[in-house]
Context: one part of a larger RNA
RNA sequence: UGACGGGGGCCCGCACAAGCAGUGGAGUAUGUGGUUUAAUUCGACGCAACGCGAAGAACCUUACCAAGUCUUGACAUCCUGCGACGAUGCUGGAAACAGUAUUUUCCUUCGGGACGCAGAGACAGGUGGUGCAUGGUUGUCGUCAGCUCGUGUCGUGAGAUGUUGGGUUAAGUCCCGCAACGAGCGCAACCCCUGUGAUAUGUUACCAGUAUCAAGUUAGGGACUCAUAUCAGACUGCCGGUGACAAACCGGAGGAAGGUGGGGAUGACGUCAAAUCAUCAUGCCCCUUAUGGCCUGGGCUACACACGUACUACAAUGGCAUCUACAAAGAGCAGCGGCACUGUGAAGUGGAGCGAAUCUCAUAAAGGAUGUCUCAGUUCGGAUUGAAGUCUGCAACCCGACUUCAUGAAGUCGGAAUUGCUAGUAAUCGUGGAUCAGCAUGCCACGGUGAAUACGUUCCCGGGCCUUGCACA
Numbered sequence: 001u002g003a004c005g006g007g008g009g010c011c012c013g014c015a016c017a018a019g020c021a022g023u024g025g026a027g028u029a030u031g032u033g034g035u036u037u038a039a040u041u042c043g044a045c046g047c048a049a050c051g052c053g054a055a056g057a058a059c060c061u062u063a064c065c066a067a068g069u070c071u072u073g074a075c076a077u078c079c080u081g082c083g084a085c086g087a088u089g090c091u092g093g094a095a096a097c098a099g100u101a102u103u104u105u106c107c108u109u110c111g112g113g114a115c116g117c118a119g120a121g122a123c124a125g126g127u128g129g130u131g132c133a134u135g136g137u138u139g140u141c142g143u144c145a146g147c148u149c150g151u152g153u154c155g156u157g158a159g160a161u162g163u164u165g166g167g168u169u170a171a172g173u174c175c176c177g178c179a180a181c182g183a184g185c186g187c188a189a190c191c192c193c194u195g196u197g198a199u200a201u202g203u204u205a206c207c208a209g210u211a212u213c214a215a216g217u218u219a220g221g222g223a224c225u226c227a228u229a230u231c232a233g234a235c236u237g238c239c240g241g242u243g244a245c246a247a248a249c250c251g252g253a254g255g256a257a258g259g260u261g262g263g264g265a266u267g268a269c270g271u272c273a274a275a276u277c278a279u280c281a282u283g284c285c286c287c288u289u290a291u292g293g294c295c296u297g298g299g300c301u302a303c304a305c306a307c308g309u310a311c312u313a314c315a316a317u318g319g320c321a322u323c324u325a326c327a328a329a330g331a332g333c334a335g336c337g338g339c340a341c342u343g344u345g346a347a348g349u350g351g352a353g354c355g356a357a358u359c360u361c362a363u364a365a366a367g368g369a370u371g372u373c374u375c376a377g378u379u380c381g382g383a384u385u386g387a388a389g390u391c392u393g394c395a396a397c398c399c400g401a402c403u404u405c406a407u408g409a410a411g412u413c414g415g416a417a418u419u420g421c422u423a424g425u426a427a428u429c430g431u432g433g434a435u436c437a438g439c440a441u442g443c444c445a446c447g448g449u450g451a452a453u454a455c456g457u458u459c460c461c462g463g464g465c466c467u468u469g470c471a472c473a
Base pairs, nucleotide, nucleotide: 001473002472004469005468007467008466009465010464011463012462013461015457016456019421020420021419022418023417026312027311028310029309030308031307032306033305034303035302042053043052064298065297066296068294069293070292073123077122078121079119080118081117082116083115086103087102088101089100090099091098092097106113107112125287126286128285129284130283134281135280136276137275138274139272141270146185147184148183149182150181151180152161153160154159165176166175167174191264192263193262194261196232197231198230199229200228201227202226206221207220210219211218235258238252239251240250241249242248314414318373319372320371321370322369323368324367330361331360332359335354336353339350340349341348342347380411385406386405387404388403389402390401391400427449428448429447430446431445432444433443
């Protein structure tokens, strides 16, 4: 000087408390451990691994296993020789591949070039090892308020001071004081979204008034909504009080908004030999008729069990039936597909419109109205299983999603323990998107309805500052 203390002081955080909803019990989905297996590819392991890499394993992916095959190789450069490559059919084969028949003959400055086949070797190739050799990227403490430097001063020196103290703040934020005076990286602001208004512009958006009409449909309008731009607006600016005549705090006015308005992006010096050699790059080591390449089938989907994360429930604040209202944000041409017809339905047939403020996906659902069920393992719950189908796709047996009929399991609110959340939040309700041929209870986003509680900081956990002890470095 740090680190540490079941030392002290001050302060903060959904840390506790106060509340609400859960998890832990059930069924299922999914990830992991374990076990099994020819293989169940690999990585991730307290917080910070476990719906994680994977924004989507039937083949492919795919790295694993078995069998069949290739050896200058699927891919790159160089040399020599020959030739277009290719396409179609047939034979063998599970395919890769091999054989065969037909067809086909590129550009050129005539040197050659592109492409293919054969040959020789230099080499290719490796998701093989090492993240404890590395770059890059990322997590975490933590959006915590800290981390440092120059000059000066003090100290023999390590170092100290500044950065401590008194107040204050979300903040090393600001003020005052002070052997310090300044500065840098962080904080804040600058950026984006959202909340109010003004101006400009009105098509595909809008429709007050005038006509028109089945319909903002058309004529028209530039008011409103909305969209797109450019501005304005909030600064403790104003008033009162408290305070040290300060910084600031408390209350008030005006205002759409008030003291960081709400949200996002933004992550200091560093910590964990943290994660990643399987995104990529890369040192060294290793394989080279194989640890490389191709292909078929299988596996990654196994199942006594254990754990994590979710979904659906156990019902009447509910289930079912009919009628009825109101969003936002997105996506679309190998696409979205209106509408009509067929089918109980998933869907099928035809194919209008739309590269979209125009057309489509597309009915939002919870909500409201009426009826029914009457507390039961039920008209709750939907697992499981049987049968028949639809769709995608060479192909749904291993191993897809969906539909219809039948079947109708556990489950009556969950032990010890434990998680999230402070407001348009929790809870609850639907909607869209990426990936994607097909496949979503996951992920990312969107809006609808919309709470309860916070006395307080003694305690648990994590963190910041000062101080003290120290058998630690």

This is a predicted structure of a 473-nucleotide part of an RNA (small-subunit ribosomal RNA, 3' major domain) from an uncultured bacterium. It matches the Rfam family "Bacterial small subunit ribosomal RNA". The coordinates come from a structure-prediction model, not an experiment, and the mean pLDDT is 85. RNAcentral holds the full RNA, with entries from ENA and SILVA.